[in-house]
RNA sequence: GAUGACUGGAUGGCCGCACCUUUCGGGGUGAGGAAAGUCCGGACUCCAGGAGGCGUCGGUGCCGGGUAACGCCCGGCCGGGGAAACCCGAGGGAAAGCGCCACAGAGAACAGACCGCCUCUGCUUGCAGGGGUAAGGGUGAAACGGUGCGGUAAGAGCGCACCGCCCGCUUGGCAACAAGGGGGGCACGGCAAGCCCCGCCAGGAGCAAGGCCAAAUAGGGAUCGCGCGUGCCUUCGGGCGCAAGCUCUCCAGCCCAGCGAUCCGGGUUGGCUGCAAGAGCCGGUUGGUAACAUCCGGCCCAGACGAAUGGUCAUCAGGGGUCGCAAGACCCGCUACAAAAUCCGGCUUACAGGUCAUC
RNA sequence: GGGCCGUUAGCUCAAUUGGCAGAGCAAGGGACUCUUAAUCCCUAGGUUGGAGGUUCGAUUCCUCCACGGCUCACCA
Numbered sequence: 001g002a003u004g005a006c007u008g009g010a011u012g013g014c015c016g017c018a019c020c021u022u023u024c025g026g027g028g029u030g031a032g033g034a035a036a037g038u039c040c041g042g043a044c045u046c047c048a049g050g051a052g053g054c055g056u057c058g059g060u061g062c063c064g065g066g067u068a069a070c071g072c073c074c075g076g077c078c079g080g081g082g083a084a085a086c087c088c089g090a091g092g093g094a095a096a097g098c099g100c101c102a103c104a105g106a107g108a109a110c111a112g113a114c115c116g117c118c119u120c121u122g123c124u125u126g127c128a129g130g131g132g133u134a135a136g137g138g139u140g141a142a143a144c145g146g147u148g149c150g151g152u153a154a155g156a157g158c159g160c161a162c163c164g165c166c167c168g169c170u171u172g173g174c175a176a177c178a179a180g181g182g183g184g185g186c187a188c189g190g191c192a193a194g195c196c197c198c199g200c201c202a203g204g205a206g207c208a209a210g211g212c213c214a215a216a217u218a219g220g221g222a223u224c225g226c227g228c229g230u231g232c233c234u235u236c237g238g239g240c241g242c243a244a245g246c247u248c249u250c251c252a253g254c255c256c257a258g259c260g261a262u263c264c265g266g267g268u269u270g271g272c273u274g275c276a277a278g279a280g281c282c283g284g285u286u287g288g289u290a291a292c293a294u295c296c297g298g299c300c301c302a303g304a305c306g307a308a309u310g311g312u313c314a315u316c317a318g319g320g321g322u323c324g325c326a327a328g329a330c331c332c333g334c335u336a337c338a339a340a341a342u343c344c345g346g347c348u349u350a351c352a353g354g355u356c357a358u359c
Numbered sequence: 360g361g362g363c364c365g366u367u368a369g370c371u372c373a374a375u376u377g378g379c380a381g382a383g384c385a386a387g388g389g390a391c392u393c394u395u396a397a398u399c400c401c402u403a404g405g406u407u408g409g410a411g412g413u414u415c416g417a418u419u420c421c422u423c424c425a426c427g428g429c430u431c432a433c434c435a
Stems, first nucleotide, its partner, number of pairs: 001359007009316007017030005032337001036348002039346005044206004049251004058201004062076005077091001078089004092197002097195002099191003114137002116133008145163006164186001165184003169180004210273004220264007229242005280299005286293002317335002319332005360434002362429005369384004378415001386402005408424005
């Protein structure tokens, strides 16, 4: 230098807080690796009922595996970086289609000739015009394969060798792909974190979800928008159904107050539950390269709602400074980031300092 | 707690197939006027909240942060 993992001050006294328990004396428990950002994935709950599938919008993207699931993790492949250990990659498709490629430049996508090179004609003998060419110069992020040899008037895959590209084949591998060999002078610029195509995934909302109880009250008013059409009935006033709306769509059902938005006014500003034994933690066995899985043993680990988990003192530990050859002495008061709110699995971001292992 | 928005000059706002960041007010200077105001002309002022990525090129597209807003009137 690289990688992986851990730790996140300790003990005691005093004062205090929340919850549980109590024989009312007391006893027990009390933040994190990120509790955070709310960026993904689930559990759970509701959307009366039934059915539907991805209609519409969106996510994801090399291959194989793990997982409840994932955009996460593990192993591998390919590409790039590094001397190496190792690191990074939103890594399907640009010969399905559309679109864009500013400025500069002759020309920007079945392109093109400014300078140049070669040749012909003319003459004023170094210029003009015609033709060929794309090697060199110039512009640009990008100029229609690259290097070399041959070839040619000059040149050019025009020919050849190697590299690259495309299309088959063989072998190895579950696969991504790799290796080998054959054919083709080459047809196919970049952008999909632009539309899009292909494969896969996905109904919506969220614990202020939801359930129970209690209390209270005016299912009040104004404006605007949508439906205001059609079918049937009618005593010709109207009524009923469809349609509109009801947390994706359709069907069925409901509408007593059609439904929605904004504003004015009124009431309640309670209690219990959901709510903490779980994809749980620790140690070991077996299988697997690993992620992880199986089995065995042990453990119980916050539960508030104006939201507890704190303050102070002493000693020690770590750190810094001064003195000193050293042992050590003295001083500083430096010890981060930040803090549960339904619960889990991840990612990302923040973090004083310290420790261990491997290369 | 959950959910949803926003950030561009001193202030209020624009900027679309991604291609030189603009307008109004304010500020400074000048003209007009006896002077000021109004009016007219000119000028300066930008890390497009920050960092990284895609791209030749980013205010715009993507990711991660920071700050702010919406609170019986976004949700009980």

Annotation: The prediction has a mean pLDDT of 75. Two RNAs folded together computationally: RNase P RNA and transfer RNA, 435 nucleotides in total. It holds a member of the Rfam family "Bacterial RNase P class A". By type it is a ribozyme.